[in-house]
This is a predicted structure of a 100-nucleotide RNA (Glycine riboswitch aptamer) from an Actinomycetales bacterium. Its mean pLDDT, the model's own confidence on a scale to 100, is 79. It was read from a public genome assembly, where an Rfam model found it. Its Rfam family is "Glycine riboswitch aptamer". Gene Ontology term of the family: glycine biosynthetic process. Of the family's consensus pairs, 90% are formed in the model.

RNA sequence: UUGACCCCAUGCGGGAGAGACCGCCGGCCAGCCAGGCCGGAGGCGCCGAAGGAGCAAGCCUCCCCGCAAACCUCUCAGGCAACCGGACCGCAUGGGGAAG
Numbered sequence: 001u002u003g004a005c006c007c008c009a010u011g012c013g014g015g016a017g018a019g020a021c022c023g024c025c026g027g028c029c030a031g032c033c034a035g036g037c038c039g040g041a042g043g044c045g046c047c048g049a050a051g052g053a054g055c056a057a058g059c060c061u062c063c064c065c066g067c068a069a070a071c072c073u074c075u076c077a078g079g080c081a082a083c084c085g086g087a088c089c090g091c092a093u094g095g096g097g098a099a100g
Stems, first nucleotide, its partner, number of pairs: 001099002005097010019044001021043002024040006045080003051076001052074003058067002
């Protein structure tokens, strides 16, 4: 110094899947009933793209052990109307590395 490369953070935009299930408890609306909304835990059914866990090729080794990715698998967590979240992608800004 940074046009290109890598990492992190922030902002904006995009962003899938799966029961707006069942009854119970509490609160609110409602004069009561019925009904509606919100929250909580429970039950079964399901989803996987926060996070977490697992492993192959390969590397090392005489061997064992160890290292070893994922949007692959598991489904602990999370989620199954909207909102929130959401791996990942794009743009911008800042910081750090790396390179010259």